[in-house]
RNA sequence: GGGGCUGUAGCUCAGUCGGUUAGAGCGCAGCACUGAUAAUGCUGAGGUCGACAGUUCGAUUCUGUCCAGCCCCA
Numbered sequence: 001g002g003g004g005c006u007g008u009a010g011c012u013c014a015g016u017c018g019g020u021u022a023g024a025g026c027g028c029a030g031c032a033c034u035g036a037u038a039a040u041g042c043u044g045a046g047g048u049c050g051a052c053a054g055u056u057c058g059a060u061u062c063u064g065u066c067c068a069g070c071c072c073c074a
Base pairs, nucleotide, nucleotide: 001073002072003071004070005069006068007067010026011025012024013023019057028044029043030042031041032040050066051065052064053063054062
């Protein structure tokens, strides 16, 4: 330098072949339970879906460029 894959909550990930409030597990906070922890149950907070543009009535989803990580080629 060329090509491919990935980027969604603190972590690990799902998701939507464009549409009504974006989810799970773990973690975190509170409450219940206990003599007290752990475990368990209930509730809650936490996301401008990597960035910027384009297409569209409408983009986390499609297109382009860039950024970061991994892999292959040179």
This is a predicted structure of a 74-nucleotide RNA (transfer RNA) from an Acidimicrobiales bacterium. Lineage of the source: Bacteria > Bacillati > Actinomycetota > Acidimicrobiia > Acidimicrobiales. It matches the Rfam family "tRNA". Rfam classes the family as a transfer RNA.